[in-house]
The RNA shown here (small-subunit ribosomal RNA) has 1475 nucleotides and comes from an uncultured bacterium.
The RNAcentral record of the sequence draws on Greengenes.
Rfam family: Bacterial small subunit ribosomal RNA.
C1' cells in the first nucleotide's frame, strides 16, 4: 500500500544545527567568526633580530675640541674626545612565536602521566669548589687582482668573552681490591691507578659574566599495555626475517647496523594487502545509550615547491640555514647566475564560495640587552561581510460617517478596519552642538575625540520574506483547460482547480525569511540498553565432532572476575550550578561542583572462577529376555507383462469422447502346453514399524548398527553445542563395463485445434536395472535448529517393553518408551493457528534475515570430466512488495429453492407483399434526441401551410414577450396601391370611462405609438453541474438499525441452524432481545346476498292499449342503477406434524392470496432527459434573438426491429338472422326517420347540453355456391372515374366506383409470447384530430382451447457454504518473446594513463672508511729535515633522482556482444489467479 481491517516492512515530512552557498529584501549597536575548492602558482612591501657593558675599530651622522676664513654667527678643514654605530670578529637568539593538514591506520594520537635499574637537558634556582701561567693566529681594513654580476683571489697588518698549551683539582669520567642491600638483571657505598679546566668588562659600592661537580625545575629522547575506520571478492605473510654470540654505533635499551651461528616469528581474538583518514580535549545530535565530526580556541603531531642528505648547535636533519637532483619562475655581457608567502596583507587561476598591499607596539606576551632601549604582521586596535548569537527600534494614546479605494456579493451585505484620516503625545533611534572617561601602580593611548553625558530638531530616517489541498497554523474570486505548470510524500491541472498563474484576505516569522547541500533525530529501520526467524525476509539437507562458548552436587583454600574504603589522576578551555562586572543579554570574570576512565593501596568472599578433595541425580559401561519394510551379502519362490516354438481357430484386433495411425488371410486378437528373460514383490498394509536425513516392504540363512524396557553391579561430570572440518546425501545428469521383459524424457506417426512443436492415443531411443566411479542440488517440508528445565487433564479396538492381581482373558489395574486425535491454562499479528511430540515458561550454544525489482545474476575465488555448484556484488529503477483475516463480486466450485427458465403444449416471428421506426446512403435541408436486456408502431394522444427546432432567399434590431420609460395618441373599425409574403405608403371614421374644476383644464387606469437605456431573446453548450420525472434488476424477498454479546479490528451475531410459507410467511431451537423499510393485509374492480332509494332504467301481477312497441295508467317484486352492510377465518370434521403448517373432506356464490389492478424497499446501472418545465456555469446580442414565402422532415442501392393482410374448403362469396361492454357527443357537436346517388357521399334537420335522443358490431347461427387450382385463395402494383375535408391535396391527405390482379402453395439457422375466461379467434369505442397516412397506442366485450411427468440442462434470481493473485469486481486480473525510444551495466581484439614491486644499469650531494701530492702558526724538537697535525684530488660501502626489462592492481575509452529496467493505447498467443 487495503472497497475497509490488524500486521509485516520500507519510502517521505515535521525539530535542531552549520566556518555554509544562493534568491527576494535590508535600519542601528555590542560580541564573535570568515579559502571547506589547487599542500595551484606567486609581483611588491613587511614578517628575527639584539648585544660597543666581548673586540679590533673610524664608513655614515650629531655634539665638544683645535686651526683657519670672515658679515661673531657661520662656512671649511682637521680630530675617536663623546653620543652613537654602516661593515666585520664574537656571543645569545634563528629549534620559538606564527601557517598548513599533504603525509601517516601507527615511529602518529589518547589513556596508565605507567617503565626508564637503558638517557639527555642552554637560559632559570640552590650548593660545594675555583678562576694561575703563556703563546701562535684570523676577519675587518690597506694594497694588488678575477667577474657582467652573483661572488671572489693573492700579499701585508691587528684585536677579543674566538683559538692553542701546560699547572692544579677530594667531588666528575675509565677501572676497580672490598662492603651493604637484594638475587632475576641489578643498585649503592668506596681504597688504588689513568686522563681532563678558567676569560674578563664596568664601576662609586653593589654586581653581572666564566669554569668544575652535585640537585632542583623545566623541556625533551626511548620503552610497554590498552583504546581506535571499512574491506576475507586480500589467507597465507616474512630473509635482518626470529633469535644467539660478538664487535661497532648512540645521550640511551633494541637487528639501530656488521660477522658468523640454530630456523625460527607473525596469522580467523585476522597476519599480510587494498581503500580512507592527522589524533585528542571538544562540537552538533539524542531521554540515554549511542551516531555524525574533529573550523574557531587549548594540547599533541607531521610538514614547508617535490625527493634525497648532512652540518652546526643543549635542542633541528632546521618554514624566512647549507649542500646536490628534478621540475618550474626570472636575470645575464651565454662565461654564468637568482628563487621557493600552507607567516600577515595582497595578485592570479580553481570554484556556489570566504575580507585591508591599514594603525600600533600604548597593553599582554617574546628575543637581545646591566640599563636606556631595539625588534616582534606574536598580540592590541581599526577596516569590510546580516555569516552567525544577542540586544533595540521602525512609534504611542484617542479616534465609526465604521470614509474612499480594493476585493467580494445571495446586491441586502461583508471583509480590509481604529486600519487610515484628524486630535494630543514621546524622542529609543536619526541629525546638529557641546562636555567627555576607564583601560596607566612614575612616564607612555594605536583605538579616539572613542563609550558615555547634555542640550535643541522633528513621527520625524527605518518592513520585508515564505506559505494557506492533507500531513500543518492559515480561504475566496479571477485566468487557464492534462495546457502552461506544481510537488518533501500521498497526488493537483481534462470549462465551476481552496494543489498551476495573478488578485484580496489570512497564517508564520521578523532585519531577516525562504530553498539548497550536509549531520544527528524521529528509526525499537543492526535492537549493548531494545528486534526477529511456522505462514510475512529468515532454521543450515543430515549427522559426527575440532577451536571457541557454556555446564550437576558437598567441604576446604585462593581472589583473576566482583563488591567496598581510600589515594593518584583525569591540564585548561568549554558544558552544568552559583556569584559578579559591561543600562539587558550574547560576552567576560570567580567560586563549587562534575568529567561514567585508568592505575595503585588495604579489605569482603555470597556467585562465576582456580586448585585439592569427596559424591551419584547428568553422561557412560556391564547383564537379561523381547520388538522391528535398519544396513550389507549369498541363496530361493510364486502371480502378471512381452517374446519364442507347437496345437485349436477365423477374421478381425486394439485404442478413443469420439477417431485414425498401427496389428492380421504370411492366419492376428481369443485359447491350450512348454520354453526364455529381465524388473517388480498383490493379499497381509494402518491413525502401525525402523532409520541421523535421504530412505526401508516376496521367504530364508549369515554378518552388522542402533533404540526401548528390567536389574541397580562398575565408572564418577567423562556433560551440552559446534564456526572451519569430515562422512553421509531423493531423482535427474556424467564416465566405464555389464544388463534391457514392462514403463518410457527426446523423435516420428495419429487425432483435436484458427494453429497444437501441447493434453489423448499407435510407436519409441536415452534412462529406468546391476557393478565400479562421479555429481552434492529438491515445496532435501513439520516450510518449526540442537540440548535440557518447568506447566491440568481426556482419550485410542495404536505400538514394544514391565510389575501387579485374580475370573487366565484378544482381561483389568500400573510404570516406562514411541505414534495419533481433540482440547484447558498461556502464547499469538489476542490472526490462522500452536498447546508435555509447544509456535507455553525458562537456560546454553550454533546458523540465518534487515523495503520490492535488477538476482540468486555479474565479475572474482573454490569444487567438478562436463552439466553446474558454493562463497557473492553494484548501478539503475519503484513506493510499495507481502501475511492473516473481513466484506462483497466471481468460478466450465459444491447443496438447496423460486420463475412460461426449461419441459408438456398453443399460436407466432425469421420467407412474401404492404404499413411504420432505425441505420446506412443521399440531399441546399433531410432538424434533434432514444443504442444490449432497459433504442428501433420510442419522445410523435396525428409533419401538406402552422407545427417545424434543420435548409434556401426576403427582411427587422430595445426587438415577437416582460419591467421602468420623456413624449404623443383612446381604443378600436376600414379603404386603396405595391409585394411571394413579412412589410411599406397613402387615405376614412372614432374624442368613450373613473376623479376632479363653474368653465377652460388637470390626474389616474387599460390600450397604441415611441428617442436613448437598462435589458429582452436563445429547442445554443454541459443530464459527467443539477432539481422534476422515469425505465431497469423486480412485486424478487430482501435490505436495515438500537441495545447487548463476540471479535484488538475491518466485522459477526441477530438475518444462521430443524422445518414451514407465495413470502425475512410463521413455528422451533439459538446471545441474542426488540424495532423500522420492504411482504402481507388496510383502498379500486369484478363474484353471492342483504338494506335503503326508484329516473331518463325495469315490468311480475292489476288495468288500458297498438301494425308493432312499458306505449299509457299503476308498481318498485324481479333486473338494473349506487350507497351502505353481510360473507371465507384452515372456522369445522378426519389424518399426517412436538408446532408452525400440510393433505383430504363437508358446507358455501366463492377455499386456502377467490381473480385482477393501484401500490415498486435498501440500492444498482455518473442508465434517460438541460427538446416537457425549473435551474448553475458558460456561450450568442444588426444574431446561436425576431418575420415571412417556397422547399425539406414523407429521399431510396440496401441492412435491422415492431406490426398488419394472406398464402385458404375449420375458408372464400352471395342471401337470411340473433346477442354485447365500455365510451363519444352544442366548439355549426352526434345527428335518427325520410329521399337521391352502384358507392364515398350528398339534401334535409326530428330528437339530445344525453341510464331519456344519437353513434352502431362482428366472429356466430341457418342455407347456397365454390372442390384444391397460384384458384371465387390473395390483394399489391397501375390506369381511370369521383368523394370528402381545408385558404391550399403537385412534391405529400384519406375515402369510393370500375378496370389491372404482382409476390405468397405455411417459411433455413435462430427465436417470441402465454397456465383460464389465459392463450387463439372476432369486432367494439376512444384520445390526438379540419382532413389523415392508425395496420399504431389505450380501452371494452363476443366466441373460447390444449398441456404441465418432472427439475437433468440453458437463462435469471435468492439462502446456505467453499476457493480466489478479483473490488473499475472476469468485459477482472495477469505472463513471455518480438518490433521502437531512451537509461545503467556484464563480456570485448586492443588501447592510454595511475600506483606499486621486482631484477639490472647508472649513481649526484652526503657521512663513514682509507687516503696521496701538498700544506702547517700554537705542542715535542730543531742547525735542517723531523715528529705530530690538516685539506684535497681520489677509491669503497650506502643511497636520491634517472634508464631497461618483467610482474600486480587499479581507472578511461572501445568495433560488437549478453541480458536487465523504465516507457506509449504496438504484434503473436493466453502461462499463472476458480478445479
Nucleotide at each position: 500500500u487495503u472497497g475497509a481491517u490488524c500486521c509485516u516492512g520500507g519510502c517521505u515530512c515535521a525539530a535542531a544545527g552549520u566556518g555554509a552557498a544562493c534568491g527576494c529584501u535590508g535600519g542601528c549597536g555590542g560580541c564573535g567568526u570568515g579559502c571547506u575548492u589547487a599542500a595551484c602558482a606567486c609581483a611588491u612591501g613587511c614578517a628575527a633580530g639584539u648585544c660597543g657593558g666581548a673586540c679590533g675599530g673610524g664608513a655614515a651622522c650629531g655634539c665638544g675640541u683645535a686651526u683657519a676664513g670672515u658679515u661673531u654667527a657661520c662656512u671649511a678643514u682637521a680630530u675617536g674626545g663623546c653620543g652613537a654605530c654602516g661593515a666585520g670578529u664574537g656571543g645569545c637568539g634563528c629549534a620559538c612565536g606564527g601557517g598548513u593538514g599533504a603525509g601517516u591506520a601507527a615511529a602518529a594520537u589518547a589513556u596508565a602521566g605507567g617503565g626508564u635499574a637503558a638517557c639527555g637537558u642552554g637560559c632559570c634556582u640552590c650548593c660545594a669548589a675555583g678562576a694561575c701561567u703563556a703563546g701562535g693566529a684570523u676577519a675587518g681594513c690597506c694594497a694588488u687582482u678575477g667577474g657582467a654580476a652573483a661572488c671572489g683571489a693573492u700579499g701585508a697588518u691587528u684585536a677579543a668573552u674566538a683559538c692553542u698549551a701546560g699547572a692544579u683539582a677530594u667531588g666528575c669520567c675509565u677501572u676497580g681490591a672490598u662492603a651493604a642491600c637484594a638475587u632475576a638483571a641489578g643498585u649503592u657505598a668506596a681504597a688504588g691507578a689513568g686522563g681532563g679546566a678558567a676569560a674578563a668588562g664596568a664601576u662609586u659600592u653593589a654586581u653581572u659574566g666564566c669554569u668544575u661537580g652535585g640537585a632542583g625545575a623545566u623541556c625533551g629522547g626511548u620503552c610497554u599495555a590498552u583504546a581506535a575506520c571499512c574491506u576475507a571478492u586480500c589467507a597465507g605473510c616474512u630473509a635482518g626475517u626470529u633469535g644467539g654470540u660478538g664487535a661497532g654505533g648512540u645521550a640511551a635499551g633494541a637487528g639501530c647496523u656488521c660477522a658468523c651461528c640454530g630456523a625460527g616469528g607473525c596469522g580467523a581474538u585476522g597476519a599480510c594487502g587494498g581503500g580512507u583518514a592527522g589524533c585528542g580535549g571538544g562540537u552538533c545530535u539524542g531521554a540515554c545509550a549511542g551516531g555524525a565530526u574533529g573550523a574557531g580556541c587549548c594540547g599533541c603531531c607531521a610538514c614547508a615547491c617535490u625527493g634525497g642528505u648532512a652540518c652546526u648547535g643543549a635542542g633541528a636533519c632546521a618554514c624566512g640555514g647549507a649542500c646536490c637532483a628534478u621540475a618550474c619562475u626570472c636575470c645575464u655581457a651565454c662565461g654564468g647566475g637568482a628563487g621557493g608567502c600552507a607567516g600577515c596583507a595582497g595578485u592570479g587561476a580553481g570554484g556556489a564560495a570566504u575580507a585591508u598591499u591599514g594603525c600600533a607596539c600604548a597593553a599582554u606576551g617574546g628575543g637581545g640587552g646591566g640599563a636606556a632601549c631595539c625588534c616582534u604582521g606574536a598580540u592590541g586596535c581599526a577596516g569590510c561581510a546580516a555569516c552567525g548569537c544577542c540586544g533595540c527600534g521602525u512609534g504611542g494614546a484617542g479616534g465609526a460617517a465604521g470614509a474612499g479605494g480594493c476585493a467580494u456579493u445571495u446586491c441586502g451585505g461583508u471583509g480590509u478596519g481604529u486600519a487610515a484620516a484628524c486630535u494630543c503625545c514621546u524622542u529609543u533611534u536619526a541629525u546638529g552642538a557641546g562636555a567627555g572617561a576607564a583601560g596607566a601602580g612614575a612616564a607612555u593611548g594605536a583605538c579616539c575625540g572613542u563609550a558615555u553625558c547634555u542640550c535643541a530638531u522633528g513621527a520625524a530616517u527605518a518592513a520585508g520574506c515564505a506559505c494557506c489541498g492533507g500531513c500543518u497554523a492559515a480561504c475566496u474570486c479571477c485566468g487557464u483547460g492534462c495546457c502552461a505548470g506544481c510537488a518533501g510524500c500521498c497526488g493537483c491541472g481534462g470549462u465551476a482547480a481552496u494543489a498551476c498563474g495573478g488578485a484580496g484576505g489570512g497564517u508564520g516569522c521578523a532585519a531577516g525569511c525562504g530553498u539548497u547541500a550536509c549531520u544527528c533525530g524521529g528509526a525499537a529501520u543492526u535492537a549493548c540498553u531494545g528486534g526477529g526467524c511456522g505462514u510475512a525476509a529468515a532454521g543450515g539437507a543430515c549427522g559426527c565432532g575440532u577451536a571457541c562458548g557454556c555446564g550437576g552436587g558437598g567441604u576446604g583454600a585462593g581472589a583473576a572476575g566482583u563488591c567496598a574504603c581510600g589515594u593518584g589522576u583525569g591540564a585548561a578551555a568549554g558544558g552544568c550550578u552559583a556569584u559578579g562586572g559591561c543600562u539587558u543579554a550574547a560576552c567576560c570574570u570567580u567560586a563549587g561542583g562534575a568529567c561514567a576512565g585508568c592505575a595503585c593501596u588495604u579489605g569482603a568472599a555470597a556467585c562465576u572462577u582456580u586448585c585439592a578433595u569427596c559424591c551419584u541425580a547428568g553422561a557412560g559401561u556391564a547383564u537379561g529376555g523381547a520388538a522391528g519394510g535398519a544396513g550389507c551379502a549369498c541363496a530361493u519362490g510364486g502371480a502378471a507383462u512381452u517374446a519364442g516354438u507347437a496345437g485349436u481357430g477365423u477374421a478381425c484386433g486394439g485404442g478413443u469422447a469420439a477417431a485414425a495411425u498401427c496389428c492380421g488371410u504370411a492366419g492376428a486378437u481369443a485359447u491350450u502346453a512348454c520354453u526364455a528373460g529381465g524388473a517388480a514383490u498383490a493379499c497381509c498394509c494402518a491413525a502401525a514399524g525402523c532409520c541421523u536425513a535421504g530412505g526401508c516392504g516376496a521367504u530364508c540363512u549369515g554378518c552388522u548398527g542402533g533404540g526401548a524396557c528390567a536389574u541397580a553391579a562398575c565408572u564418577g561430570a567423562c556433560g551440552c553445542u559446534a564456526u572451519u572440518g569430515c562422512g553421509u546425501g531423493a531423482a535427474c545428469g556424467c564416465g566405464u563395463g555389464g544388463g534391457c521383459a514392462g514403463c518410457g524424457c527426446a523423435c516420428c506417426a495419429g487425432a483435436c485445434u484458427a494453429g497444437a512443436u501441447a493434453c489423448c492415443c499407435u510407436g519409441g531411443u536415452a534412462g529406468u536395472u546391476c557393478g565400479c566411479u562421479c555429481c552434492u542440488u529438491a515445496a532435501a517440508c513439520a516450510a518449526u535448529g540442537a540440548a535440557c528445565u518447568u506447566u491440568a487433564g481426556u482419550u485410542a479396538u495404536c505400538u514394544g517393553g514391565u510389575a501387579u492381581g485374580c475370573g487366565u482373558g484378544u482381561c483389568a489395574u500400573u510404570u516406562c518408551g514411541g505414534c495419533g486425535a481433540a482440547g484447558c491454562a498461556g502464547u499469538a499479528a489476542u490472526a490462522c493457528g500452536c498447546a508435555u511430540u509447544a509456535a507455553g515458561u525458562g537456560u546454553u550454544c550454533c546458523g540465518c534475515c534487515u523495503g520490492g525489482g535488477g538476482a540468486g545474476u555479474a565479475c572474482a575465488u573454490u569444487c567438478c570430466c562436463a552439466a553446474g555448484a558454493u562463497u557473492a556484488a553494484a548501478a539503475c529503477u519503484c513506493a510499495a512488495g507481502g501475511g492473516a483475516a473481513u466484506a462483497g463480486a466471481c468460478g466450465g466450485g459444491g447443496a438447496c429453492c423460486c420463475g412460461c427458465a426449461c419441459a408438456a403444449g398453443u399460436g407466432g416471428u425469421g420467407g412474401a407483399g404492404c404499413a411504420u421506426g432505425u441505420g446506412g446512403u443521399u440531399u441546399a435541408a433531410u432538424u434533434c434526441g432514444a443504442a444490449g436486456a432497459u433504442a428501433c408502431g420510442c419522445g410523435a394522444a396525428g409533419a401538406a401551410c402552422c407545427u417545424u427546432a434543420a435548409c434556401u432567399g426576403g427582411c427587422c434590431u430595445u426587438g415577437a414577450c416582460a419591467u421602468u420609460g420623456a413624449u404623443a395618441g383612446a381604443a378600436g373599425a376600414u379603404a386603396a396601391c405595391a409585394g411571394a409574403g413579412a412589410u411599406g405608403u397613402u387615405g376614412u371614421u372614432g374624442u368613450a370611462c373613473c376623479u376632479u374644476u363653474u368653465a377652460u383644464u388637470a390626474g389616474g387606469a387599460g390600450c397604441u405609438a415611441g428617442a436613448a437605456a437598462a435589458c429582452a431573446c436563445g429547442u445554443g453548450u454541459u443530464g459527467c453541474a443539477u432539481g422534476u420525472c422515469u425505465g431497469u434488476c423486480g412485486u424478487c424477498a430482501g435490505c436495515u438499525c438500537g441495545u447487548g454479546u463476540c471479535g484488538u479490528g475491518a466485522g459477526a451475531u441477530g438475518u444462521u441452524g430443524g422445518g414451514u410459507u407465495a413470502a425475512g410467511u410463521c413455528c422451533c431451537g439459538c446471545a441474542a432481545c426488540g424495532a423500522g423499510c420492504g411482504c402481507a393485509a388496510c383502498c379500486c374492480u369484478c363474484g353471492u346476498u342483504u338494506u335503503u332509494a326508484g329516473u331518463u332504467g325495469c315490468c311480475a301481477g292489476c288495468a288500458g292499449g297498438u301494425a308493432g312497441a312499458g306505449c299509457u295508467g299503476g308498481g318498485c317484486a324481479c333486473u338494473u342503477u349506487a350507497a351502505g352492510g353481510a360473507g371465507a377465518c384452515u372456522g369445522c370434521c378426519u389424518u399426517c406434524g412436538u408446532a408452525a403448517g400440510g393433505a383430504g373432506g363437508a358446507g358455501g356464490a366463492a377455499g386456502g392470496u377467490g381473480a385482477g389492478g393501484a401500490c415498486g424497499a435498501c440500492g444498482u446501472c455518473a442508465a434517460g432527459u438541460c427538446a416537457u418545465c425549473a435551474u448553475g456555469g458558460c456561450c450568442c446580442u444588426u444574431a446561436c434573438g425576431g418575420c415571412c414565402a417556397g422547399g425539406g422532415c414523407u429521399a431510396c442501392a440496401c441492412a435491422c426491429g415492431u406490426g398488419c393482410u394472406a398464402c385458404a374448403a375449420u375458408g372464400g362469396g352471395g342471401c337470411g338472422u340473433a346477442c354485447a361492454g365500455a365510451g363519444g357527443g352544442u366548439g355549426a357537436g352526434c345527428g335518427a326517420u325520410a329521399c337521391c346517388g352502384c358507392g364515398a357521399g350528398g339534401u334535409g334537420g326530428a330528437g339530445c347540453u344525453a341510464a331519456u335522443c344519437u353513434u352502431a358490431a362482428a366472429a356466430g347461427c341457418g342455407u347456397u355456391u365454390c372442390u384444391c387450382a397460384g384458384u371465387u385463395c390473395g390483394g399489391a402494383u397501375u390506369g381511370u372515374u369521383c368523394u370528402c375535408u381545408g385558404c391550399a391535396a403537385c412534391u405529400u391527405g384519406a375515402g369510393a366506383g370500375c378496370a389491372u390482379g404482382a409476390a405468397g402453395u405455411u417459411g433455413g439457422a435462430a427465436u417470441c409470447a402465454c397456465u383460464a375466461g389465459u392463450a387463439a379467434u372476432u369486432g367494439u369505442a376512444g384520445a390526438u384530430c379540419a382532413g389523415c397516412a392508425a395496420u399504431g397506442c389505450u380501452a371494452c366485450g363476443g366466441u373460447g382451447a390444449a398441456u404441465a411427468c418432472g427439475u437433468u440442462c440453458c437463462c435469471g434470481g435468492g439462502u446456505c457454504u467453499u476457493g480466489u493473485a478479483c473490488u473499475c469486481c472476469c468485459c477482472g486480473c495477469c505472463c513471455g518473446u518480438c518490433a521502437c525510444c531512451c537509461c545503467a551495466u556484464g563480456g570485448g581484439a586492443g588501447u592510454u594513463g595511475a600506483u606499486u614491486u621486482c631484477a639490472c644499469c647508472c649513481g649526484a650531494a652526503a657521512u663513514u672508511a682509507g687516503g696521496a701530492u701538498c700544506c702547517c702558526a700554537a705542542c715535542c724538537a730543531u742547525a735542517a729535515a723531523g715528529g705530530g697535525g690538516g685539506c684535497u684530488a681520489c677509491u669503497a660501502c650506502u643511497u636520491a633522482c634517472g634508464g631497461u626489462g618483467g610482474a600486480a592492481u587499479u581507472a578511461g575509452c572501445g568495433a560488437c556482444u549478453g541480458g536487465g529496467g523504465u516507457g506509449a493505447a504496438g504484434u503473436c498467443g493466453u502461462a499463472a489467479c476458480a478445479a